[in-house]
């Protein structure tokens, strides 16, 4: 220092040909239930920065940052 792969709710992963960010734990609310747990039934909460292309970007293109691999 070059290559190739990644970065998305508090975890862990999904997003197709560009077109309303999606699911599971976790958390909160109610219901249940003598409590709790469990079940039900609701809700918060995310696209690593910084530009460009496009009506329209997680998605495409540039740099940058960070994490894994492989070269040296």
């Nucleotide at each position: 220092u070059g290559c190739g792969g990644g970065g998305u709710c508090g975890g862990c992963u999904a997003g197709c040909u560009g077109g309303c960010a999606a699911g599971c734990c976790a958390c909160c609310u109610g219901g249940c239930u003598u409590u709790c747990a469990c079940c039900c039934a609701g809700g918060a909460g995310a696209u690593g920065g910084a530009g460009g292309u496009u009506c329209g970007a997680g998605u495409c293109c540039u740099u940058c940052c960070c994490c894994c691999g492989c070269a040296g």